[in-house]
Context: one part of a larger RNA
RNA sequence: GGACGAACGCUGGCGGCGUGCCUAAUACAUGCAAGUCGAGCGGAGCUGUGAGAGAGCUUGCUCUUGAGCAGCUCAGCGGCGGACGGGUGAGUAACACGUAGGCAACCUGCCCGUAAGACCGGGAUAACCCACGGAAACGUGAGCUAAUACCGGAUAUGCCAAUUUUCCGCCUGGAGGAUUGGGGAAAGACGGAGCGAUCUGUCACUUACGGAUGGGCCUGCGGCGCAUUAGCUGGUUGGCGGGGUAACGGCCCACCAAGGCGACGAUGCGUAGCCGACCUGAGAGGGUGAACGGCCACACUGGGACUGAGACACGGCCCAGACUCCUACGGGAGGCAGCAGUAGGGAAUCUUCCGCAAUGGGCGAAAGCCUGACGGAGCAACGCCGCGUGAGUGAGGAAGGUCUUCGGAUCGUAAAGCUCUGUUGCCAGGGAAGAGAAGGCGUAUGUUAACUGCAUGCGCUGUGACGGUACCUGAGAAGAAAGCCCCGGCUAACUACGUGCCAGCAGCCGCGGUAAUACGUAGGGGGCGAGCGUUGUCC
Numbered sequence: 001g002g003a004c005g006a007a008c009g010c011u012g013g014c015g016g017c018g019u020g021c022c023u024a025a026u027a028c029a030u031g032c033a034a035g036u037c038g039a040g041c042g043g044a045g046c047u048g049u050g051a052g053a054g055a056g057c058u059u060g061c062u063c064u065u066g067a068g069c070a071g072c073u074c075a076g077c078g079g080c081g082g083a084c085g086g087g088u089g090a091g092u093a094a095c096a097c098g099u100a101g102g103c104a105a106c107c108u109g110c111c112c113g114u115a116a117g118a119c120c121g122g123g124a125u126a127a128c129c130c131a132c133g134g135a136a137a138c139g140u141g142a143g144c145u146a147a148u149a150c151c152g153g154a155u156a157u158g159c160c161a162a163u164u165u166u167c168c169g170c171c172u173g174g175a176g177g178a179u180u181g182g183g184g185a186a187a188g189a190c191g192g193a194g195c196g197a198u199c200u201g202u203c204a205c206u207u208a209c210g211g212a213u214g215g216g217c218c219u220g221c222g223g224c225g226c227a228u229u230a231g232c233u234g235g236u237u238g239g240c241g242g243g244g245u246a247a248c249g250g251c252c253c254a255c256c257a258a259g260g261c262g263a264c265g266a267u268g269c270g271u272a273g274c275c276g277a278c279c280u281g282a283g284a285g286g287g288u289g290a291a292c293g294g295c296c297a298c299a300c301u302g303g304g305a306c307u308g309a310g311a312c313a314c315g316g317c318c319c320a321g322a323c324u325c326c327u328a329c330g331g332g333a334g335g336c337a338g339c340a341g342u343a344g345g346g347a348a349u350c351u352u353c354c355g356c357a358a359u360g361g362g363c364g365a366a367a368g369c370c371u372g373a374c375g376g377a378g379c380a381a382c383g384c385c386g387c388g389u390g391a392g393u394g395a396g397g398a399a400g401g402u403c404u405u406c407g408g409a410u411c412g413u414a415a416a417g418c419u420c421u422g423u424u425g426c427c428a429g430g431g432a433a434g435a436g437a438a439g440g441c442g443u444a445u446g447u448u449a450a451c452u453g454c455a456u457g458c459g460c461u462g463u464g465a466c467g468g469u470a471c472c473u474g475a476g477a478a479g480a481a482a483g484c485c486c487c488g489g490c491u492a493a494c495u496a497c498g499u500g501c502c503a504g505c506a507g508c509c510g511c512g513g514u515a516a517u518a519c520g521u522a523g524g525g526g527g528c529g530a531g532c533g534u535u536g537u538c539c
Stems, first nucleotide, its partner, number of pairs: 001539004006535005013387006019380002021345001026343003030340003035080003040077002043074007052065006087298003097222007106215002111211007119153004128143001130141004159182010188203006224270003231261003236258004241253003273295004277288004300321005323334004351377001353376003359373001360371004390420004400411004424480001427474004434466001439461009483528005488509003494523005504511002
């Protein structure tokens, strides 16, 4: 000199864009953060309509009941999603990460392509109802019922296994042909045509192959400290056989052999998430790993599996532990390192805000619903950038302050005065883009037997949290807007008074003991400026 997720002191006008618990991975009140689908299924409640039935009778009205249909709500069965998105950095010195490769050792829901299919049957169960237990959380028994829930059978283009054969290849293998054995489906849902049988559209469904995407595993190389850590190792190193896995492997097991690693630093201990990047530097290098992006790990602590395409699963389950809460003492409930917020710790770090309008995600045929992701607003000079606090003129060099050799000098064109301007703030008026959206309705064309639906175009309609915000215009008015540090040398800027080795200053050298440019105050001056200094850390 530069830099900072900074803090502290004094001061503080506006805007834009960013950033904001670095400490206790401490404990958490409260609210919200993951649902959705009725076009998979059966119910319950409410509302509307209301076939029919009953009663009264003034025989066409009133009352009661009420199948069916439609809509809304509710839990349940079922499907998909809760493995994404969001947080944190505890652990980890490791194939965790980075980079370059490999798998002749692998998986992949949704999506795309190709081929084939969707046949025949069956038994349950929740909800519900009844009975019962419990303070609650919740549970037990009996009975009924549905499905795109579950089970059995048939079928097999292709797939898997075995045998044989041809070609290719990188030891294990790949591709093709032939023969023999094994296993699947939801006839679903919603529409359209038809009197109907049936046909048909869309979305779902099954099998197989291929793709895409995402993942799993293996390997070479690379990046911390200590040798005042020198030896480490028994599933240890390898083999044979087996188990297990999507898959290779001592991953696990039985048996056999006695190996394996290490001064090119094993092992131990300490420290640490890694990288793209960021800071500095001419570079080489050094330091860092906040924000943003990629990967990893974790979710009160430890362990475990279940479900599933995917987890050993932050807002799922089970067990143990610590802690907190409820209890009728028998037993239960909980997990903010999600967004806000609270306590505590600390030098120190924000609102219990608005909205799904946009982008993205989940579900759904869609309308739509959900979304503390996200978009915004709020707070903070925490940072960077921009703007302003006025411009011109103005000498009797006013008053006043300070100094003075008492002549004067200086603050100083500075002020006043006069002439202008109107940024920004304040006030008033107008007022966006973000939406040419999306969606809805209509219509044309294409497809189709068909407007049943889908795709594209056109027309109409139509949705904004921010926000009456940005921006534009106008009025009045200098009115509302300057401080901080320094002035002995380094280092730019000097006098007076006070003090008298005192009080104090100080980054280094050093100042202060009676004329201190070094302490304190004043005047003056220098530097930077909505900041200026100090402290800390890095180069």